[in-house]
Molecule: Glycine riboswitch aptamer
Organism: uncultured Jatrophihabitans sp.
RNA sequence: CGUGUGGGAGAGCCGGCGAGGGUGUGCCGGCGCCGAAGGGGCAACCUCCCCGGAACCUCUCAGGCACCAGGACCGCACG
Numbered sequence: 001c002g003u004g005u006g007g008g009a010g011a012g013c014c015g016g017c018g019a020g021g022g023u024g025u026g027c028c029g030g031c032g033c034c035g036a037a038g039g040g041g042c043a044a045c046c047u048c049c050c051c052g053g054a055a056c057c058u059c060u061c062a063g064g065c066a067c068c069a070g071g072a073c074c075g076c077a078c079g
Stems, first nucleotide, its partner, number of pairs: 001079007012031006032065003038061001039059003045053002
């Protein structure tokens, strides 16, 4: 590094939409929010310079805000 496997966080409300009534895990709109896919920025640090690398900080483009899924990262097995 690859494959398999176990663990694995954060953040949402409001309004509208039905065939007589009820039912929204759906769709549409509005305003918010989150950081741990990916991506961008700063640079402590790697003894010093060049080169290069570089955060769990930061931005929120992308992504996400019930469950599921995804998921940085960690453990184990194999190659």